[in-house]
Context: one part of a larger RNA
Molecule: small-subunit ribosomal RNA, 3' major domain
Organism: uncultured prokaryote
RNA sequence: UGACGGGGACCCGCACAAGCGGUGGAGCAUGUUGUUUAAUUCGAAGCAACGCGAAGAACCUUACCUACACUUGACAUACUCGUCGGGGAUUACAGAGAUGUUUUCCUUCGGUUCGGCCGGACGAUGUACAGGUGCUGCACGGCUGUCGUCAGCUCGUGUCGUGAGAUGUUUGGUUAAGUCCAGCAACGAGCGCAACCCCUAUCGUAUGUUACCAGCAUUUAGUUGGGGACUCAUGCGAGACUGCCGGUGUUAAACCGGAGGAAGGUGGGGACGACGUCAAGUCAUCAUGGCCCUUACGUGUAGGGCUACAAACGUGCUACAAUGGCUACUACAGUGAGCAGCUAAGUCGCGAGGCCAAGCUAAUCUCAAAAAGUAUUCUCAGUUCGGAUAGGACUCUGCAACUCGAGUCCUUGAAGUCGGAAUCGCUAGUAAUCGUGGAUCAGCAUGCCACGGUGAAACGUUCCCGGUCUUGUACU
Numbered sequence: 001u002g003a004c005g006g007g008g009a010c011c012c013g014c015a016c017a018a019g020c021g022g023u024g025g026a027g028c029a030u031g032u033u034g035u036u037u038a039a040u041u042c043g044a045a046g047c048a049a050c051g052c053g054a055a056g057a058a059c060c061u062u063a064c065c066u067a068c069a070c071u072u073g074a075c076a077u078a079c080u081c082g083u084c085g086g087g088g089a090u091u092a093c094a095g096a097g098a099u100g101u102u103u104u105c106c107u108u109c110g111g112u113u114c115g116g117c118c119g120g121a122c123g124a125u126g127u128a129c130a131g132g133u134g135c136u137g138c139a140c141g142g143c144u145g146u147c148g149u150c151a152g153c154u155c156g157u158g159u160c161g162u163g164a165g166a167u168g169u170u171u172g173g174u175u176a177a178g179u180c181c182a183g184c185a186a187c188g189a190g191c192g193c194a195a196c197c198c199c200u201a202u203c204g205u206a207u208g209u210u211a212c213c214a215g216c217a218u219u220u221a222g223u224u225g226g227g228g229a230c231u232c233a234u235g236c237g238a239g240a241c242u243g244c245c246g247g248u249g250u251u252a253a254a255c256c257g258g259a260g261g262a263a264g265g266u267g268g269g270g271a272c273g274a275c276g277u278c279a280a281g282u283c284a285u286c287a288u289g290g291c292c293c294u295u296a297c298g299u300g301u302a303g304g305g306c307u308a309c310a311a312a313c314g315u316g317c318u319a320c321a322a323u324g325g326c327u328a329c330u331a332c333a334g335u336g337a338g339c340a341g342c343u344a345a346g347u348c349g350c351g352a353g354g355c356c357a358a359g360c361u362a363a364u365c366u367c368a369a370a371a372a373g374u375a376u377u378c379u380c381a382g383u384u385c386g387g388a389u390a391g392g393a394c395u396c397u398g399c400a401a402c403u404c405g406a407g408u409c410c411u412u413g414a415a416g417u418c419g420g421a422a423u424c425g426c427u428a429g430u431a432a433u434c435g436u437g438g439a440u441c442a443g444c445a446u447g448c449c450a451c452g453g454u455g456a457a458a459c460g461u462u463c464c465c466g467g468u469c470u471u472g473u474a475c476u
Stems, first nucleotide, its partner, number of pairs: 002475001003473003007470004012466002015461002019426005026318008034309002042053002064304007073129001077128003080124005086107004092101003109119003131293002134291003141286001142282003145278001147276001152191006158167003171182003197270004202238007212227002216225002241264001244258005320419001324378002327375003336367003341360002346355003385416001390411007432454007
């Protein structure tokens, strides 16, 4: 100097408390361990691995296994030789296919000094080489997690100390903040904080189509004429700065209250992550040193596997019901997406869906709400709760749903009556609850990322867990 202390002081944080809702019990979904297997490819491991890489494993993906094939190779460049080609469609045979043999047809490459001159393509041989999701993240780059959006981490000059170092950065106030003020052997500065960026809340202004409709006509309908007010959209501006007032405070910084205001003291969100820590993660995104394989640890194909199942754990979904279930009627969003697409209307089907067929490359057309509300019924039951499991019949996607897809209808109707020890999230348009969209994607979500609708309770610092200063130390 640090680190540590069952030393001290101070402070903050859903850290605890106060409260609301869960997990842990049930069934299922999903990930992991383990076991099994020819293979169940690989990685991730307290927080910070476990709905993680994977924004989507039937084939492909695919790296794994079995079998069958290839060896200058599926892919790149160069040399040598040959052919001028070649490309597309197609017939038949063998085969699981890759592949091998074979038939027919269409098309006939560019430049040119008209010289098989240059390119270009294909084939063959051999060689340099290709190739490797093989190993090492403890050889590395890049990227990322984490402490932590915590308020810290340092430097120059000066001064002090023999020196390691100290000072500044400590102290008194204050702040979300090493934020600011005052003081001080310090004076300044840098990386962080804050601000500058984006969204959102109010107003003004410009422009009104595909958006809007107050007044005037018109219509089933903003439908049409028309309008430029309103909504909304897209630009450009204004606005919030402790600016104003009072009090407290050291005449400071600041804090408390108030006015005005759409908004008040960082208005609410986002992006943004200092010096560093964990030899943290990734050689399987990519790049790359070294090592290893080279008729195989490379390449192609078919089938299988990654989907197994005694058991254990994590994350979720659905429930156990009356603040509810069923039936009927009926209202109101915001993100977004769409041409190999979204698909209206009509029609057939109980339904998934089929047929037919307008519009839309979209503020124009389409996808397209649910909880809520109104009325009836059920009357506390393993039930008109709950929907697992199973049988049957179908639909869709796709060469193909056996292993192994999703959905529909009929029947079946399991566990489950609110969950032990323990444990998680959340401070406001938040939790809880309700649906909607998107990426991936032929098809497949209870996951992920977004969007809006309805909309609470609780507000203190004794303790548990992390930070700052100080003190002790036989540790560094």